The RNA shown here (c-di-GMP-I riboswitch aptamer) has 102 nucleotides and comes from an Anaerolineales bacterium. The sequence was found by an Rfam model in a public genome assembly. The source organism's lineage runs through Bacteria, Bacillati, Chloroflexota, Anaerolineae and Anaerolineales. Its Rfam family is "c-di-GMP-I riboswitch aptamer". Rfam links the family to the GO term cyclic-di-GMP binding. Its mean pLDDT, the model's own confidence on a scale to 100, is 80.
RNA sequence: UGUGAACAAAGGCAAACCUGUCGAAAGGCAGGGGCGCAAAGUCACGGGUCUUCACGGCUUAGGCGCGGCAGCGCCAAACCGCAUGAUCGCCGGACUGCCCAA
Repeated sequence: UGUGAACAAAGGCAAACCUGUCGAAAGGCAGGGGCGCAAAGUCACGGGUCUUCACGGCUUAGGCGCGGCAGCGCCAAACCGCAUGAUCGCCGGACUGCCCAA
């Protein structure tokens, strides 16, 4: 310099699952655990994926009110949509970096 990850050594991280906790959820954090990882270090910048509290919407179960009827108004479960939420251990990108080899 930053190309490689074969060998060696020292250390590092920590999937599922369990417990606690935060959150509407996805998921986060802490402890246990250890599937794996040479960037499984940092950043949600692009794509993907996950979630839908709130918000919006068609049809509408249902409820309430007005009305003599017809009907009108309001609320609204479910359903659908939606990221501004989440994921860097999905891919790409940016930044940084230990040992060893060349």